[in-house]
RNA sequence: AGAGUUUGAUCCUGGCUCAGAUUGAACGCUGGCGGCAUGCUUUACACAUGCAAGUCGAACGGCAGCACAGGGAGCUUGCUCCCGGGUGGCGAGUGGCGCACGGGUGAGUAAUACAUCGGAACGUGUCCUGCUGUGGGGGAUAACUGCUCGAAAGGGUGGCUAAUACCGCAUGAGACCUGAGGGUGAAAGCGGGGGAUCGCAAGACCUCGCGCAAUUGGAGCGGCCGAUGCCCGAUUAGCUAGUUGGUGAGGUAAAGGCUCACCAAGGCGACGAUCGGUAGCUGGUCUGAGAGGACGACCAGCCACACUGGGACUGAGACACGGCCCAGACUCCUACGGGAGGCAGCAGUGGGGAAUUUUGGACAAUGGGGGCAACCCUGAUCCAGCCAUGCCGCGUGCAGGAUGAAGGCCUUCGGGUUGUAAACUGCUUUUGUCAGGGACGAAAAGGACCGUGUUAAUACCAUGGUCUGCUGACGGUACCUGAAGAAUAAGCACCGGCUAACUACGUGCCAGCAGCCGCGGUAAUACGUAGGGUGCAAGCGUUAAUCGGAAUUACUGGGCGUAAAGCGUGCGCAGGCGGUUCUGUAAGACAGAUGUGAAAUCCCCGGGCUCAACCUGGGAAUUGCAUUUGUGACUGCAGGACUAGAGUUCAUCAGAGGGGGGUGGAAUUCCAAGUGUAGCAGUGAAACGCGUAGAUAUUUGGAAGAACACCAAUGGCGAAGGCAGCCCCCUGGGAUGCGACUGACGCUCAUGCACGAAAGCGUGGGGAGCAAACAGGAUUAGAUACCCUGGUAGUCCACGCUGUAAACGAUGAAUACUAGGUGUAGGGGGUAUAAACUCCCUCUGUGCCGCAGCAAACGCAAUAAGUAUUCCGCCUGGGGAGUACGGCCGCAAGGUUGAAACUCAAAGGAAUUGACGGGGGCCCGCACAAGCAGCGGAGCAUGUGGUUUAAUUCGACGCAACGCGAAGAACCUUACCAAGGCUUGACAUCCACUUAAAGUUAUGGAAACAUAAUGUCCCUUCGGGGGAAGUGAGACAGGUGGUGCAUGGUUGUCGUCAGCUCGUGUCGUGAGAUGUUGGGUUAAGUCCCGCAACGAGCGCAACCCCUGUUGCCAGUUGCCAGCAAGUAAAGUUGGGGACUCUGGUGAGACUGCCGGGGACAACUCGGAGGAAGGUGGGGAUGACGUCAAAUCAUCAUGCCCCUUAUGUCUUGGGCUACACACGUGCUACAAUGGCUGUAACAAAGGGAAGCGACCUUGUAAGAGGAAGCGGAUCUCAGAAAAGCAGUCCCAGUUCGGAUUGUGGGCUGCAACCCGCCCACAUGAAGUCGGAGUUGCUAGUAAUCGCGGAUCAGCAUGCCGCGGUGAAUACGUUCCCGGGCCUUGUACACACCGCCCGUCACACCAUGGGAGUUGGGAGCGCCCGAAGCCGGUAUCCUAACCGUAAGGAGGGAGCCGUCGAAGGCGAGACCAAUGACUGGGGUG
Repeated sequence: AGAGUUUGAUCCUGGCUCAGAUUGAACGCUGGCGGCAUGCUUUACACAUGCAAGUCGAACGGCAGCACAGGGAGCUUGCUCCCGGGUGGCGAGUGGCGCACGGGUGAGUAAUACAUCGGAACGUGUCCUGCUGUGGGGGAUAACUGCUCGAAAGGGUGGCUAAUACCGCAUGAGACCUGAGGGUGAAAGCGGGGGAUCGCAAGACCUCGCGCAAUUGGAGCGGCCGAUGCCCGAUUAGCUAGUUGGUGAGGUAAAGGCUCACCAAGGCGACGAUCGGUAGCUGGUCUGAGAGGACGACCAGCCACACUGGGACUGAGACACGGCCCAGACUCCUACGGGAGGCAGCAGUGGGGAAUUUUGGACAAUGGGGGCAACCCUGAUCCAGCCAUGCCGCGUGCAGGAUGAAGGCCUUCGGGUUGUAAACUGCUUUUGUCAGGGACGAAAAGGACCGUGUUAAUACCAUGGUCUGCUGACGGUACCUGAAGAAUAAGCACCGGCUAACUACGUGCCAGCAGCCGCGGUAAUACGUAGGGUGCAAGCGUUAAUCGGAAUUACUGGGCGUAAAGCGUGCGCAGGCGGUUCUGUAAGACAGAUGUGAAAUCCCCGGGCUCAACCUGGGAAUUGCAUUUGUGACUGCAGGACUAGAGUUCAUCAGAGGGGGGUGGAAUUCCAAGUGUAGCAGUGAAACGCGUAGAUAUUUGGAAGAACACCAAUGGCGAAGGCAGCCCCCUGGGAUGCGACUGACGCUCAUGCACGAAAGCGUGGGGAGCAAACAGGAUUAGAUACCCUGGUAGUCCACGCUGUAAACGAUGAAUACUAGGUGUAGGGGGUAUAAACUCCCUCUGUGCCGCAGCAAACGCAAUAAGUAUUCCGCCUGGGGAGUACGGCCGCAAGGUUGAAACUCAAAGGAAUUGACGGGGGCCCGCACAAGCAGCGGAGCAUGUGGUUUAAUUCGACGCAACGCGAAGAACCUUACCAAGGCUUGACAUCCACUUAAAGUUAUGGAAACAUAAUGUCCCUUCGGGGGAAGUGAGACAGGUGGUGCAUGGUUGUCGUCAGCUCGUGUCGUGAGAUGUUGGGUUAAGUCCCGCAACGAGCGCAACCCCUGUUGCCAGUUGCCAGCAAGUAAAGUUGGGGACUCUGGUGAGACUGCCGGGGACAACUCGGAGGAAGGUGGGGAUGACGUCAAAUCAUCAUGCCCCUUAUGUCUUGGGCUACACACGUGCUACAAUGGCUGUAACAAAGGGAAGCGACCUUGUAAGAGGAAGCGGAUCUCAGAAAAGCAGUCCCAGUUCGGAUUGUGGGCUGCAACCCGCCCACAUGAAGUCGGAGUUGCUAGUAAUCGCGGAUCAGCAUGCCGCGGUGAAUACGUUCCCGGGCCUUGUACACACCGCCCGUCACACCAUGGGAGUUGGGAGCGCCCGAAGCCGGUAUCCUAACCGUAAGGAGGGAGCCGUCGAAGGCGAGACCAAUGACUGGGGUG
C1' cells in the first nucleotide's frame, strides 16, 4: 500500500466482499510448563447458610461466666467444698466515638448529572494553630429486683442506683443581637507521679497527660451559583400560572419562587423550546498516517441507587446498603391474635443464558474504626484455589547418518516423493520426576543505655541516637545443588482466484461446498477420503462485535449537462458575505507570561524480577480553559472622507413585454334565394355518411364564432410560463450617449409572498371550426388502435380554484479575469460621401466555429462544463417507492413533506468491436425479372419417417439428412433375430509338453462340430534349426459395446464470397482506431489518385491440367495426296509424311496498336488485325474463421464397460414387412408423335476365371462350336435422335405401359421368402397436373444415344462421353444470399436476441381493517398512611420561677395544609394481535 466482482472487451460512476488490528468473549478440535493480568456483558430476577462494624473498664453503676489473691470448713498436709467485686478482666446495661468511610451495582438520569474554567451568600466532628476558661448545685433513669401480659417478637407496672447521661445558677476574653444605653448564651471529668504542708481515711494541694467549654485562624471535606461543552428524532412547533419579574414576609448552614401574600404580564423557542426514544459522565480504551469513528469491562475521579414508592429522626455530616416509620408486592414463622425479612458486601444456591470461578487462608504487610496503650475488629486488603479467557516466556531434543531401507502415495513403469526423515551411532538435560538446602517481603512496637523538653523534681510523660529484640497467611513457595534418563510433552486450519500451498481415488447439478466471484450434470487442483504441501503453533479455526481499508457523509478530503443530484420562475425579511481611504478602539486574531489541565494510561530515558509480559523512578506530553501584558497588519465596531459597485436626472432608440377598448379582410360552417343535374364525399382499396324531398358545383345576400396567410428570420420582447392582423388609451422593463447628483445605498437568500403551459374543477355566458368520451364503417386471427364518416364535454369569454410538465440549455444567482474567426439584432463614434454605399472602433443582446484549460468520455470553450470568490438548493447502490402512515393544502382530481421491513450483486454513464434492423447509401450473384424445361397430380423404381416385427442392425435430420455411408443385402456381406456350439478363444506374442499336421474317406448332425480310418514336412556341420498342428497353465486376445460434448485424422457449409491479419509509426487514459476509410475503377483489398501512415503476410490473379490456332520433330497398330500393284469391295499391298490423326516441343493475347471518354491516372467504350480480345472456355486450387456441424461403424485413440460373453463359430430368418406421409428419379399422358421399313454420322472407355468376331441353332433371351486380342492392330460395338418412305387421324387410341397368367433363358451350392432377361397373352392409372416450388445465360437448357466402376448375377442410381441444339436478360423497385460505408440499439448464447404485464401455484415481510389485549406518560376528581410544619388547650407533666395557689416549658390527643400507594373519568400516544382485504418481493 491494495485486491475481487457489472462488460465480448474498455474507461468511469457506484455498491457489495476480502486481506489488518482489537475483545470481559462464546463454540468446535486439540492441549506440556511457568509468570503477570482478567473472569454474570443476560433477570436492578429470587435467595438457604456462614461471615462482611465495631470498640472503649483510663466515662459509669455493676458482676452472669472465666481466672487469681485472701478467708473459712473438711480431712487422706495437698486435695475437695464454701465465702469472697478485693484483683486480672468482663456478658448484658448506661454513656462516648464510629456506624455518612471502606465494599457493591448502573436501574434511574439528556441535566438538581458529568468535564473544564470561574464565583459568593455558607457549614464543618476528628486534626493543626492562637487565646480564654474548666466554679458551684439539682432532679431522674437503665442495668438490677418484685409482680404481670404474650405462642413468639416484644412489652406493662411498683421499687433501688451511677456517670464524661440530663437540667439550672455563677462568670464572659472573644462570639452573636442592638434603638449603641445595653442584652443573650458554656463547661466534665478521668488517669500517672510526687518533696514539703493539711487531713482518721478517702484525699486536699502541686505537677504532667488525656479530656470538656467558648472562641481566632487554617488545612482538608462538603453545600450553593454561573459560563462553555455534552446522543438521535421536526412524520414532536409551539411550551409555560409559581409560570417570568418586583415588594414584603417565612424558611435554610447559605443566595434564590425555595415557600407564601400582593402587584405587573412576563419567560423560553427555528442558534431547535416542548415532547418522544436511547444513555450513568469523565480520565481513558480500541482503531486510524492524522482528522475522526466506536466504546466507557478491569484501574482512578464524580454522580445515582440499595426489594418498589413515600417520609422524616439522630447527627459535624444521611433523608442513611448490613438504622427507623408508613404503604405495596413477595418470602418465612405462628397457638391465627400477631410477628420477621431484604446478598446491586465476600463466598455460595436456584433461575435466565452461547457464557463468567472457592460456601478457601490470614490480619504477616498496606490501610481503616475504637482505645493512653497493649490490643480488638476489618470477605477493605494481602494471598491461595478454578478456567489456555488474554498477554509474555520456555520446552517437546542436538549432531552425524544413503543401500536414498521398509511401508504409504503417484507414475510416462524408467522412476519420483515422503526423505536425513526413520532405523543406527555419539552428545546434552531446559521442563518434568526423586533427594537435599532454602529466602526477600520485618519495619515498627517492647527492653537497656546516653541526650533534649516539661517540672520543685534526677519521678511520670514526650522526643532523638546506639545496642538489643517479638511477629510470615503465602510456604518448605521462589531460588540453589545433586541423581537417573531422549527419557514426560503437537496440534489446528487451509491448498480454484483474491491468497502462501497439487496430485490420485470416490461421487456424478446427487451428496455436498461457499467470505465475494462461484464449484458439482462421468476424466472436479473448488464436494468426500488419502498422499503430499503451505500457514500458525499450546494453540488453531469458526461465529459475534468495533475501527480500518471506505476520499462510501469528503473539516483535513467528494460531487450535481448525460452516471444519484440545480427548487418551474422571480421578489424578499432573518441569516451569511461585502468597494477605496484616514483616525480611534481592541471583540475576533497573533505573541509572551502566570494559574490550572488529579493520579494511572500513551511516549522518552533509567532501574528491578535470568529475558519478556509486568512493576517502578524521573521527564516530556496533556494540542484545553481562565487571568494578565503587548501588537495594531487583517476581520469586526465607532467616527470622518471618496467614487470605480449600485441608484437618480437629461437626451435618443428598438421591441408579438403586459392590461383595456375599438376595428378589418380572407377562409370555414350555417340560413335564404337563383342557375343546374346525378352524383358528392372519402380511401391503399372501400364502406358508413350526404343527395331526385334536388345534394356537390356555381351566383347573390345575410348570420355567427374562432384564428390572424404573405411579411417571418438560427429575428425581437419578457423573470419564467409565454407573447403575432390593424388602431387608440393606460403601463412595466431594457439599451445607448454627454454631463450633473446621491455616496456602498450592494450580492445571495432558509421560512414567507407572488407569478406559473396544457389538462382538470366551480358559477354564468358563448359555441363557427376542431375534437377526448361515444356511435357507425373499414383493416385484422382479433382491433376496445392506427384509416374513414359523424359527434359531446372541452377548446373561446368573465370571475374563482388547481400548482403540476422532458416547467430542458436535463446546466441556480452574482462578480472579476482568460487567444482568435465569422454571422445577426439595437445604439454610438471615426473615415468616406452631394446622398446612399464602404471600411474601422465600441457598448448591449443572440448564434456558429475554434485555442489554452477542463472533462470518464461525449463534449464545453468570454452566453464556460475554464480560472477564482460569495450565498442558496440538492445527492450518497438498484428494487421496494415518490409508495405506506402521519401532518399541511385542495370542492374533487390530487399536490407537498416522505419512511421501513424485505430483496438483489449489481443497477448505471460514455465510448469500442461485432451482430441485428419490416434504417439509409453503393455493389454483386440464374437472387428477382425475361425465357426454356420441369417438380407438386398418375403408375413404377429408390431413400426416409411412421407403424409392424423375434429381428425389421447402425449412422445421416433446414439450406449443408432423405438414388446419403451402400462403386451394387438370395448364402456370404451382416454389425440384427431365433436355435445349436466353444471358452487362452476365429486372430497376435510368450512358456511347457507332445507330435506330425493339413488333406481325403466314412458315420451322426441343419451346419458348426464330434468320432473313426487313411495320411505323414523342409534344412542340417547330425548337436540342432525352421515353419505347422494339438494339449495345458497364465500373462493376454477379442468387442461394428458407450462417449464425435474427451480427441487425432478426414469431410460438409458460408464460399471461389473478397476478404482476414501483422510489424513499425501515429492517434486515443483505454477497449481500440489508423493502415483496410475517401474519389474513381475492377470479376477481385484488381489497379490508380489522395491521405499519418509506410511496408509485409495469408487469400485474388498468375504459375498447373484439358480444350480452341499454328510451326517444328517423330510416323505404328493411325493416315493415303502423288507413284505402283491389287480386289466383288476395302490403305488390302509396295511405298510415302504431304493431309487427317497421334504426342512431344515451341509460338500466340499483352488493353500491345488506333480513336473517344476519364484527372495527363487506373480503367472503360468503339475499332483494326487475329484461330482466339479484354481472367478466350472448362477443371484443379477453398484465406482467418463459423456451425461443441458430420464421423469412436473406414482408420487411429483417452476414459468407462463386457470377459463360459456385449467375444467367437454355424444353420435358418431379417435388413426386401405396409392403413399411411415426404424426398429424389424413371416412364408417360401423345401427331414437333407412335409403329414399320430404309442408303447416315461419334466420342470416351473396358477386356484374360476376360472381351469374344465369324459359323450353326432358337421368334427371342440365349445355346453349341470357334478365329483374334493383355489391345491406335482383335473385340465389346448395330450409336440413337436426325434423314427418307409408308401407315395411324385425336380416340383412353396402333398413346401409355403398370399388373397378372403361361412358357422359357442366364448366373450361382442355392433364385420360396428375395435376382435379371426373353416370348406370347393381359392392357391399370394417366388426356399436362392446386397452393407452392426447382434447374438453366451458349455449345448452355432441352433432347438423343454410348461407355465405365461396383459386380458370379442384378442399374430408372452414380461417374464419364459425344450427337442434335434453342429462347431470353428492359432492368435492379421487390424476394433470397453476400460484400463495403454509414446510422440506431436496453442485443454479445449476439433478433431463433432481449424483454413487459395479467393470470395460476408456493413462500416471505408489510399497509388497511369491525375490533381485542397490554403498556408508559400527562390532565381532572375522590380517598388520604407515615411524617414534618401550623393550630388547639381535652388529658398528663421530675429539674426552672413561686411560700402557696399556680406559671413557664414539655408530652400525648384532636384539627388543618402538603402528601405516597389506591380508586374513578375522558382524551392522546405506543406495542402486540385480528376474519377479511391491498399492493410488494422471491421462486
Predicted 3D model of a 1483-nucleotide RNA (small-subunit ribosomal RNA) from a metagenome. Rfam family: Bacterial small subunit ribosomal RNA. The sequence is in RNAcentral, with records from SILVA. The prediction has a mean pLDDT of 85.